Record summary: A computed fold for a 320-nucleotide part of an RNA from candidate division WOR-1 bacterium RIFCSPHIGHO2_02_FULL_45_12, annotated as large-subunit ribosomal RNA, domain VI.

Context: one part of a larger RNA
RNA sequence: CGCAGGAAACUUGAAAGGAGUUCUUCCUAGUACGAGAGGACCGGAAGGAACAGACCUCUAGUGUACCAGUUGUGGGGCUUCCUGCAAACGCUGGGUAGCUAUGUCUGGACGGGAUAAACGCUGAAAGCAUCUAAGCGUCAAGCCCCCCUUAAGAUUAGGUUUCCCACCCCCACACCAAACCAACAUAUAAUAAGAUGAUGGAUAUUUAAUAUCUAUCCGGUUUGGUGUGGGGGGUAAGACUCCGGAAAGAACAUCCGGUUGAUAGGCUGGAGGUGUAAAGGCAGUAAUGUCUGAGCUGACCAGUACUAAUUAGUCGAGGA
Numbered sequence: 001c002g003c004a005g006g007a008a009a010c011u012u013g014a015a016a017g018g019a020g021u022u023c024u025u026c027c028u029a030g031u032a033c034g035a036g037a038g039g040a041c042c043g044g045a046a047g048g049a050a051c052a053g054a055c056c057u058c059u060a061g062u063g064u065a066c067c068a069g070u071u072g073u074g075g076g077g078c079u080u081c082c083u084g085c086a087a088a089c090g091c092u093g094g095g096u097a098g099c100u101a102u103g104u105c106u107g108g109a110c111g112g113g114a115u116a117a118a119c120g121c122u123g124a125a126a127g128c129a130u131c132u133a134a135g136c137g138u139c140a141a142g143c144c145c146c147c148c149u150u151a152a153g154a155u156u157a158g159g160u161u162u163c164c165c166a167c168c169c170c171c172a173c174a175c176c177a178a179a180c181c182a183a184c185a186u187a188u189a190a191u192a193a194g195a196u197g198a199u200g201g202a203u204a205u206u207u208a209a210u211a212u213c214u215a216u217c218c219g220g221u222u223u224g225g226u227g228u229g230g231g232g233g234g235u236a237a238g239a240c241u242c243c244g245g246a247a248a249g250a251a252c253a254u255c256c257g258g259u260u261g262a263u264a265g266g267c268u269g270g271a272g273g274u275g276u277a278a279a280g281g282c283a284g285u286a287a288u289g290u291c292u293g294a295g296c297u298g299a300c301c302a303g304u305a306c307u308a309a310u311u312a313g314u315c316g317a318g319g320a
Base pairs, nucleotide, nucleotide: 001153005164006163007162008161009160010159011158015150016149017148018147021049022048023047024046025045026044027043033038051107052106053105054104055103059101060100061099062098066094067093068092069091070090071086072085073084074083075082076081111145112144113143118138119137120136121135165319167233168232169231170230171229172228173227174226175225176224177223178222179221180220181219197217198216199215200214201213202212203211204210238315239314240313241312242258243257244256245255246254263308264307265306266304267303268302269301270300272297273296274295280291281290282289283288
């Protein structure tokens, strides 16, 4: 931009892409078969491998400052305590959310249609025979559906539901109405197209040209109304900008929220993590123990308007 008004949702599916794998064990059954050795078809069930998708409850990682320990060397005057640096966490032990696989769950199916090779029915040519020549069946991991994903720019532009309405101004054209100028008359220094015209019709001679007859026709401006076409403006439903953000993310986009509000931060409480803070009391000569699962705590779960989502702006139909 298109999809013949403007929007918001939900959809149909032309078309395209994906998937499509395989093994072992058990039952049937030590049956059929076979002298024995051995050992099934058909049918049923269970467990795997690899692959694929999703997810983080479990298991296992990461988790750059969440907790603790600790060496060297500095700082806060000193002991205690706190803290900087040590290659972009000094090192070490753990670890929430998120992201992950080695973890968990799910999938290949079932079924239908037409077939290949193959197996048949009926059946002639060719009195027989023959699956084929006419006709009718069975049948594959393969083909087309079924399953998953995208999908109406599928210009053949689909469908359903709901919402919004028929505003104002300008320009052009056409028609209608009214008013005015002009026209008419008089005057004169001048100017001033045409009725000797234009457009039709009829008749006459062969069309035409021509001739004759006949009908019709005389300007402009403004205002108002109606209609058509074009342009513009303010709006409706709605959308965007803007702002707070995350289930999203390079930007954009997507999604959520914007005071009629829990969107982010803060605060409060909780979960989870770490592992018993500091100070002080008590016990002990002391090491240490105890008050104490203490203190601290990023992303997690809630509650709470304390802070910030303020104010505002822009666009967006009038329906061939």

The full RNA is in RNAcentral, with records from ENA. NCBI's taxonomy places the organism under Bacteria, Bacillati, Candidatus Saganbacteria.